[in-house]
Transfer RNA from a Patescibacteria group bacterium, 72 nucleotides, folded computationally. It was read from a public genome assembly. Its Rfam family is "tRNA". The family's RNA type in Rfam is transfer RNA. The coordinates come from a structure-prediction model, not an experiment, and the mean pLDDT is 82.
């Protein structure tokens, strides 16, 4: 130098070009003698960064950044 994956909520991952979701954490509320379990409810997000395509992009396209793997 090239080549392939990744990047999304505090955290592990989802999401056919058409409303960004689920677990788990953490906050409420109900259960009860209490706490734990267990139920319910809400919140939580510049989808790594600039661009470009489209009527619309988390996802298609360029180029950057990082981070893992391989080549040389």
């Nucleotide at each position: 130098u090239c080549c392939u994956c990744g990047a999304u909520a505090g955290c592990u991952c989802a999401a056919u070009g058409g409303c960004a979701g689920a677990g788990c954490a953490g906050g409420a509320a109900g259960c009860u003698g209490u706490u734990a379990a267990c139920u319910u409810c809400a919140a939580g997000g510049u989808u790594c960064u600039a661009g470009g395509u489209u009527c619309g992009a988390g996802u298609c396209c360029u180029a950057g950044u990082c981070g893992a793997g391989g080549a040389g």